[in-house]
Molecule: small-subunit ribosomal RNA
Organism: uncultured bacterium
RNA sequence: AGAGUUUGAUCAUGGCUCAGGAUGAACGCUAGCUACAGGCUUAACACAUGCAAGUCGAGGGGUAACGAGGAGGAAGCUUGCUUUCUCCGUCGACGACCGGCGCACGGGUGAGUAACGCGUAUCCAACCUACCAUCAGCUAAGGAAUAGCCCGUCGAAAGGCGGAUUAAUGCCUUAUGUCGUUUCGCGAUGACAUCAGAAAGAGACGAAAGAUUUAUCGGCUGUCGAUGGGGAUGCGUCUGAUUAGAUUGUUGGCGGGGCAAUGGCCCACCAAGUCAUCGAUCAGUAGGGGUUCUGAGAGGAAGGUCCCCCACAUUGGAACUGAGACACGGUCCAAACUCCUACGGGAGGCAGCAGUGAGGAAUAUUGGUCAAUGGGCGAGAGCCUGAACCAGCCAAGUAGCGUGCAGGAUGACGGCCCUAUGGGUUGUAAACUGCUUUUACACGGGGAUAAAGUGUGCGACGUGUCGUUCAUUGCAGGUACCGUGCGAAUAAGGACCGGCUAAUUCCGUGCCAGCAGCCGCGGUAAUACGGAAGGUCCCGGGCGUUAUCCGGAUUUAUUGGGUUUAAAGGGAGCGUAGGCCGUCUGUUAAGCGUGUUGUGAAAUGUAGAUGCUCAACAUCUGAAUUGCAGCGCGAACUGACCGACUUGAGUGCGCAGGAAGUAGGCGGAAUUCGUGGUGUAGUGGUGAAAUGCUUAGAUAUCACGAAGAACUCCGAUUGCGAAGGCAGCUUACUGUAGCGCCACUGACGCUGAAGCUCGAAAGUGCGGGUAUCGAACAGGAUUAGAUACCCUGGUAGUCCGCACGGUAAACGAUGGAUACCCGCUGUUUGCCCGUUGGGGUGAGCGGCCAAGCGAAAGCAUUAAGUAUCCCACCUGGGGAGUACGCCCGGCAACGGUGAAACUCAAAGGAAUUGACGGGGGCCCGCACAAGCGGAGGAACAUGUGGUUUAAUUCGAUGAUACGCGAGGAACCUUACCCGGGCUUGAAUUGCAGACGAAUGCGAUAGAGAUAUCAAAGUCCUUCGGGACGUCUGUGAAGGUGCUGCAUGGUUGUCGUCAGCUCGUGCCGUGAGGUGUCGGCUUAAGUGCCAUAACGAGCGCAACCCCUCUCCUUAGUUGCCAUCAGGCUAUGCUGGGCACUCUGGGGACACUGCCACCGCAAGGUGUGAGGAAGGUGGGGAUGACGUCAAAUCAGCACGGCCCUUACGUCCGGGGCUACACACGUGUUACAAUGGCCGGUACAGCGAGUAGGGUGCGCGCAAGCUCACCCCAAUCACGAAAGCCGGUCCCAGUUCGGACUGGGGUCUGCAACCCGACCCCACGAAGCUGGAUUCGCUAGUAAUCGCGCAUCAGCCAUGGCGCGGUGAAUACGUUCCCGGGCCUUGUACACACCGCCCGUCAAGCCAUGAAAGCCGGGGGUGCCUGAAGUCCGUGACCGCAAGGAUCGGCCUAGGGCAAAACUGGUAAUUGGGGCUAAGUCGUAACAAGGUAGCC
Repeated sequence: AGAGUUUGAUCAUGGCUCAGGAUGAACGCUAGCUACAGGCUUAACACAUGCAAGUCGAGGGGUAACGAGGAGGAAGCUUGCUUUCUCCGUCGACGACCGGCGCACGGGUGAGUAACGCGUAUCCAACCUACCAUCAGCUAAGGAAUAGCCCGUCGAAAGGCGGAUUAAUGCCUUAUGUCGUUUCGCGAUGACAUCAGAAAGAGACGAAAGAUUUAUCGGCUGUCGAUGGGGAUGCGUCUGAUUAGAUUGUUGGCGGGGCAAUGGCCCACCAAGUCAUCGAUCAGUAGGGGUUCUGAGAGGAAGGUCCCCCACAUUGGAACUGAGACACGGUCCAAACUCCUACGGGAGGCAGCAGUGAGGAAUAUUGGUCAAUGGGCGAGAGCCUGAACCAGCCAAGUAGCGUGCAGGAUGACGGCCCUAUGGGUUGUAAACUGCUUUUACACGGGGAUAAAGUGUGCGACGUGUCGUUCAUUGCAGGUACCGUGCGAAUAAGGACCGGCUAAUUCCGUGCCAGCAGCCGCGGUAAUACGGAAGGUCCCGGGCGUUAUCCGGAUUUAUUGGGUUUAAAGGGAGCGUAGGCCGUCUGUUAAGCGUGUUGUGAAAUGUAGAUGCUCAACAUCUGAAUUGCAGCGCGAACUGACCGACUUGAGUGCGCAGGAAGUAGGCGGAAUUCGUGGUGUAGUGGUGAAAUGCUUAGAUAUCACGAAGAACUCCGAUUGCGAAGGCAGCUUACUGUAGCGCCACUGACGCUGAAGCUCGAAAGUGCGGGUAUCGAACAGGAUUAGAUACCCUGGUAGUCCGCACGGUAAACGAUGGAUACCCGCUGUUUGCCCGUUGGGGUGAGCGGCCAAGCGAAAGCAUUAAGUAUCCCACCUGGGGAGUACGCCCGGCAACGGUGAAACUCAAAGGAAUUGACGGGGGCCCGCACAAGCGGAGGAACAUGUGGUUUAAUUCGAUGAUACGCGAGGAACCUUACCCGGGCUUGAAUUGCAGACGAAUGCGAUAGAGAUAUCAAAGUCCUUCGGGACGUCUGUGAAGGUGCUGCAUGGUUGUCGUCAGCUCGUGCCGUGAGGUGUCGGCUUAAGUGCCAUAACGAGCGCAACCCCUCUCCUUAGUUGCCAUCAGGCUAUGCUGGGCACUCUGGGGACACUGCCACCGCAAGGUGUGAGGAAGGUGGGGAUGACGUCAAAUCAGCACGGCCCUUACGUCCGGGGCUACACACGUGUUACAAUGGCCGGUACAGCGAGUAGGGUGCGCGCAAGCUCACCCCAAUCACGAAAGCCGGUCCCAGUUCGGACUGGGGUCUGCAACCCGACCCCACGAAGCUGGAUUCGCUAGUAAUCGCGCAUCAGCCAUGGCGCGGUGAAUACGUUCCCGGGCCUUGUACACACCGCCCGUCAAGCCAUGAAAGCCGGGGGUGCCUGAAGUCCGUGACCGCAAGGAUCGGCCUAGGGCAAAACUGGUAAUUGGGGCUAAGUCGUAACAAGGUAGCC
């Protein structure tokens, strides 16, 4: 110090989450020691038991217990010892009692309290203070009681009652008065007064206690002090305005009462105040501070332990005593609860220390000691002290120590993982060797330090201190510490390992189980689940989880944020309070600065030092404690005050401008209606129609009339107004702004919470008006539906007057004011200069840009720039501008204000690249159009789906599956089914052993595989053996089983479309852009020009092959012009290579030439030339990529699965099934034809298990014989065509399916299930609906031929070859596909996208609700305990005083009416969430009616 997460990617906004620290914590796993600190956060819930406040005999009467002494008696016993009994307060002492002091401290808790409670500062001439201390004075004389004890008595008890007697430092009376209080009085003095008041003087009132002993301790009065308290004030001190008014002793005065003292604290009277938007009152929450945690700080959060203050002591009230209480371990009363009881009545208060129950996630021992520190009493010894000091329990925190150290490689065994079988890792880790002994254990030392005191004796100084001798005091504790012994011996775990975040592999699981802080993992190869191994720059006696706080978060922003579009500028103006404010002089000193003084408790924190072996911890010293207050000094700025100024602001005079406002008057055109005329059949409306109007005369047209509303042109990027808004002409009234003059005032200003006013359209009330248009509504269409869009009508409204309402995307999505900061340009309206053109200077309205700003888009003197002032508003999305509440808001509609629960990890902005659009522009393609021929109808062939089946093996499924894998299923193939066999296996192979050549005619059984018998056969050799086969053992096998979504390779498609990229540079914060865009051109990102780009690559083109023309070369198997021979008259032969042809090599075509157009590239031309002309034709060639496209069944391959079977062999069957549907084809439906006869012309290509020819036979398929060809040598008859004949438009001499019969061929075998031939039979079909396919020239169409596979063939398929040989293209509007540019986007899985609402289902929280049940606070009335006070005082008392009775107030109780706030509720409202529900398609593209408010 940051990181993850919105996106395909980017920047910014913005939330959520994480890494850090902390805790009085809890839970899980684990656990050796020591020191220090800590330990009911919940029920201020209830408490058994013990202890926590006593002490003084030097105040007193006394003597229950103990001891001593004395006296007497008795016993043992013998002259004094023991035991025992009785008596004596004589002594030490002391139960209970009187009295004094203490009990108001210490200790606990945080319920209440939002307050002078707390903190800080100041004040009290308005106060008190026991014990302590200073000073002065005094301590006189009397008296009456009472407890205890004793007697009696009541009661269960607690506890009383009566009588008698008695003491005091208890109580009372009197005296004195240093003095105090108070009254009168004098009145110095003072800032000179209706004021305060010193020192004199006089009067009244007010004290005391003794003890012991000769010196102290006490007591009283007053004084000053110290300590502790009381009161007052300034400032600070949580949240809510959905709490805005509160208050009647309330605010003040006068006079009293009361108090230690001030005060409405209380009372009588008088006045009507007091507090409050600078937040009163009310409600909620809460003890406050020092401090603690966090943070760089400012801040934020907290207030446990320790210290200070406050409050409380079961709940509420009250007083008494006392110096002090309205009293935790006191009293009285009331209430609740618990306990005892003889039922009459009593007792109690752990929020003291332990402890118990309960509550809870959760918090300890019914311990020891007063040794130390401190407290109470006491003269003191001493006593008391659950304060305190110690110990016990608890990893609950912090700090320290240890669990060993060194060596040790065959890198051991084992585990795990990978593998090329070599290895890697755990890992110097272990074993093993040597060393050490903290700690633990055992033994011993150590009465350590903490001790100071106290008593006694002595001494010194001089009356309570110091020194010293002796004696004595230690709980913890035989602890700390030290020494010895022993032996690596007694001691390591937790979490994590996808990213954030350090650290990875295997197995299991298979959207299951589960994980998860956020993003997210898991659907068969999970580094994310569970386990294992390994690892961690993760920690470690702990580690994780959970909870909470701060941080990160500049995410409430003072430091330190924003508001055009992300959340956010009020609709606008006026204006109150408030905030801010021009120039100059002077004064002041509140703010401000500086110096100093006081205070800011200690502890804490911090720096240094010191002490525990170190550290934590502790002690000492310093600074700090940022604060508050006092006293000085200063005067720039802010403030205050006096004075002055003119530039801000305003006034005056003059000028010109304007759709500014209000009210009145006037005008024409149009529309509709009415009347009349002309006129006749339609009109109107739409995409097309219909409803509607119309022969009762419409529409159209003419004339006249009526009504209401709006103002054409001018008109504009114009003008005016605060905004909303304002438009015919004119009049009146009213307002603002501008310019000029520089006459006047002299800061009069800016902003503006509240408040007031204005405020489009729609809407509301009342009264008018109503021509047009037109929500609702009706009808007609459209549609699957159409409560819409379109059409015909049409009410409210639209218009006017008065009133209400107060909202809009009320927008420039941009609050107002002031100042400053480059320019260019247009326009409106003033003024000045100028002869025109023009120039200057103001105020507005616009456009473009510099700097600057901004996330960017953009803004840019009219700022979103640079600054100042004031106001308003924002703080994730949804829920929600909703609910509840409120409004001196409203007639209502509604408006203003305005949450929470719950839920999500995003929502949103700008820009980028794509993709898409029923957006735009340009362009292309058999894409459409123009044509030709087909498919879809029939029959058949073939493939697919479906169905069937034992099996009908599998794959391919829009285009891009369907005559596809398959270029050939009768067996085989074959993967499927049934049945029969085999198990190292059908095939291949290593090693070892045994046997045998191998091979096997034949026979038997069997469906065969196979099994048995068995004739025959006897390999090579260097004699070691080898080859081959069989068997056994072993190691490999085998799988057309799964996953094409683990893969390689190959392929299809977009698409032979023209695109896809890179380097450097430049632009941009960036994603990205530029280049590749633009203009022209091209088949083409083909080229040219232009150009912040310059170049380059993969594609295009070219290079390659075939074909077309020519040349050259070579001629056999090809050819035959010339010469010769020969024939069945055939290059057959000799010969030749001219031609054709074949093989090789070259040439040719490049817009090269001409004309025109064009800058160029290039284009155009019945152009020339040429075999060919603009790529001549065809092929091969397929960029980056897309479709998780296809293929694990061509092959290869990872993983998984099977192993007497999912392997393999064999026989048979199936892949050929058949109500049906689809695709691709063949043949047809005929006369441009069928049939018959005759006759002509190809090219490719294959061929010996082959191709054939000829003769013969057969109707034919074919058969027999002979012959040719291993091929430019042999053979493969081309058909359509042409010539002639016939048929005569019909289900035919068309068509040939199906069926019957007979054959041929292949083959082991044609039943399922072959092809062909002949005869016979002769079906559907007469040109095919919606729709749809191919083709632009040697093409379509048509005709035949060949080849692969192959024994044969279901081939009408596929791949090739040649023959004959067209038509049409105006053109690019439309359909489809594609390319480029641009635009919009809420899409990016990319439109087969996204997404909205109702309904249905489940769950969740919440609002309303007849009611029901509570809670706290207040009010009124009634009642009213204890108690203070007041009155009474005929009764009691010597007195002080009291009893009694009455009154005021009041806790509590009862009743009542409201308000506030919770819980619950039939039912009901909307909301949120939830892989695959229903209905539609509202939004995003022009979203198919632009969207939104």